[in-house]
RNA sequence: UGGGGGAUAGUUUAACGGUAGAACAGUGGACUCUGACUCCUCUAGUCCAGGUUCGAAUCCUGGUCCCCCAG
Numbered sequence: 001u002g003g004g005g006g007a008u009a010g011u012u013u014a015a016c017g018g019u020a021g022a023a024c025a026g027u028g029g030a031c032u033c034u035g036a037c038u039c040c041u042c043u044a045g046u047c048c049a050g051g052u053u054c055g056a057a058u059c060c061u062g063g064u065c066c067c068c069c070a071g
Stems, first nucleotide, its partner, number of pairs: 001070007010024004018054001026042001028040003047063005
């Protein structure tokens, strides 16, 4: 420098263009003499800027960062 892949909650990971889900973690509660385990509840997210569309995490353009391949 060229090509390919990726970025979603504190972490890991889903999601045909049509309400962003789950697990762990965290908050509060139940249970317990206390703690652990278990159960219930709540909080929290689409890398950035534009575009297309009635509607974008998803499609298009540009950018940032990470990984792989070639030179």
Molecule: transfer RNA
Organism: Methylobacterium sp. J-078